A computed fold for a 690-nucleotide part of an RNA from a Myxococcota bacterium, annotated as large-subunit ribosomal RNA, domain II.
It matches the Rfam family "Bacterial large subunit ribosomal RNA".
The prediction has a mean pLDDT of 83.
The full RNA is in RNAcentral, with records from ENA.
Taxonomically the source falls in Myxococcota (Bacteria, Pseudomonadati).
Context: one part of a larger RNA
RNA sequence: GUCCGCGAGUUACGUCUUGCAGCGAGGUUAAGCCGUUUAGGUGUAGCCGUAGCGAAAGCGAGUCCGAAUAGGGCGAUGAGUUGCAGGAAGUAGACCCGAAGCCAGGUGAUCUAUCCAUGGCCAGGGUGAAGCUGCGGUAAAACGCAGUGGAGGCCCGAACCGUAGUAAGUUGAAAAUUACCCGGAUGAGCUGUGGAUAGGGGUGAAAGGCUAAUCAAACCUGGAGAUAUCUGGUUCUCCCCGAAAUAUAUUUUCGUAUAGCGUUGCAUGAUCUCCACCGGAGGUAGAGCACUGGAUGGGCUAGGGGUCCUACCAGAUUACCGAACCCAACCAAACUCCGAAUGCCGGUGAGAGCAAUGCAGCAGUCAGACGUAUGGGGGAUAACCUCCAUAGUCGAGAGGGAAAGAACCCAGACCGUCGGCUAAGGUCCCCAAGUGUGUGCUGAGUGGGAAAGGAUGUGAGACCGUUUAGACAGCCAGGAGGUUGGCUUAGAAGCAGCCAUCCUUCAAAAAGUGCGUAAUAGCUUACUGGUCGAGUAGUCUCGCGCCGAAAAUGUAACGGGGCUAAGCACGCCACCGAAGCCGCGGAUUCACAUCAUCUUCGGACGAUGUGUCUGGUAGGGGAGCGUUCCAGUAGCCAAUGAAGGUCGACCGUGAGGACGGCUGGAGGUUCUGGAAGUGAAUAUGCGGAC
Repeated sequence: GUCCGCGAGUUACGUCUUGCAGCGAGGUUAAGCCGUUUAGGUGUAGCCGUAGCGAAAGCGAGUCCGAAUAGGGCGAUGAGUUGCAGGAAGUAGACCCGAAGCCAGGUGAUCUAUCCAUGGCCAGGGUGAAGCUGCGGUAAAACGCAGUGGAGGCCCGAACCGUAGUAAGUUGAAAAUUACCCGGAUGAGCUGUGGAUAGGGGUGAAAGGCUAAUCAAACCUGGAGAUAUCUGGUUCUCCCCGAAAUAUAUUUUCGUAUAGCGUUGCAUGAUCUCCACCGGAGGUAGAGCACUGGAUGGGCUAGGGGUCCUACCAGAUUACCGAACCCAACCAAACUCCGAAUGCCGGUGAGAGCAAUGCAGCAGUCAGACGUAUGGGGGAUAACCUCCAUAGUCGAGAGGGAAAGAACCCAGACCGUCGGCUAAGGUCCCCAAGUGUGUGCUGAGUGGGAAAGGAUGUGAGACCGUUUAGACAGCCAGGAGGUUGGCUUAGAAGCAGCCAUCCUUCAAAAAGUGCGUAAUAGCUUACUGGUCGAGUAGUCUCGCGCCGAAAAUGUAACGGGGCUAAGCACGCCACCGAAGCCGCGGAUUCACAUCAUCUUCGGACGAUGUGUCUGGUAGGGGAGCGUUCCAGUAGCCAAUGAAGGUCGACCGUGAGGACGGCUGGAGGUUCUGGAAGUGAAUAUGCGGAC
């Protein structure tokens, strides 16, 4: 891991509630006793109800407060009670498994820590303390030398004890080892045996170490099924309805309570929603500047600054600042002279939906999401960001489309059907359906990713110049004189710079457009003539394109092939396309109608018809299937073959149920009821097998 078996809302008590049954102003027994011992009988204590109000005395359909015949509070105008079954909360382990832990009483020092008693052990080698002896030395000492001696938590190094480093091992040879290397090795040494200290206790040269492979409180048993706002799991079927992820509170934020939203029953009876009209309140969007503030330019101007003048007073002036006022143009969530659309409240009305409200039983929900749209706050007009509001979708929603995709687009799946029509989206091939049609656009594979910005791309439109009195572009020719204008300058001659910018000749020609020179020179332009012969210069708007454009495995920014339409824009006609809609057959919910049966006369149940309904998580409600046992049952089925096994094309919406064959070889149990150890795929479930 698989298979088989086991495995989780139970039971008791009292309470509330729903259904059914009995009796009914009453209902009912408890213990006990009798008994055929889960039957039945007896038992009337007690309990609930039949009257309330008051703290009470008490009074009583009333009573209490009160002075009250006032007023008010609570009552009265009759339905309960007992049992069984379902639901729920409560008390109990209370759906099941799961802690780390807490406490009590015991068991442990054969491991290990320390200690006590009594024993044992430490190859060999080295060093050579004190003391002593001799000699020297001294007044005597001290002291020196030699010898002797054999001290030491001394040295080297086996046994023994240890374990610093590295490697191996890591489902090991081993739940701590092996190899090499290393530390101590007469000591605070190692070790045998016996003994002592025990769990908030011991022992500890102290690491929270050790206390029997267990230690920040051992182990065993018990309290004990500790507790677990936590995680996991929780077993058959079908039918009806169907949420929430919000508010408030919370030592509260993954919990809970109340409300909101769901469901079931009863009641009320049109009260609800949509739509239209009528009547309202309002200060948002927008707009505005009348207030409050902000803010730009101009005018006017008090005041201030500067300058001039001035003994003082004063005065003059100003490219300075500037309140108030005026003009013009602006800004505002906490501005408003104004002011919508929606929404909201009330009223009336036709139609549609089948809601709405109250009471009672039972919930679940309190992590929401959106690369959805809209109005906003936070953030950076960031985030699959965060916080509100309104709607939608997902959540709890399948189907078609978007290549693929919870939240986008279309559309809400009762079942069957080898029928039809459509939606979104599509119709060259992959791939169902047009190589459809009309008019344009694009030439970039734009389409099939992107900005500021850039550009004689191209199509359409508008406007304004110029032009057969010859334009625009090109080509040929001219482009002069006073004069080298004056100044400046070394020079300045059209062309460094400053000032001025005239006159003349002309078809035209600047006191000079650019290049150039040291300055001249030279080239060129404006301007003019000729040649040529029809357009040409510019501004703006719109459509589609171009550049801007660099990324990591491999084309890789159309799903692919491929496409010049099979791209884009605007029309038109067809077709395809879904679980949408329609057709046919069937089932179900609810309502109504008709009929049959039963009836306590309330209704119940069945059949038919019409309409309607049937996505669904948490969750509420309803109806069923099957398993084990029991009663009816000394029955019924069964060797003419039970249970079990196995195969089969049968029946039922399903859980499931028949029937037949084979196997099997002795039990099974229809039906109607009753009672539960009643249904497994998941709990890293438990046991077994493989």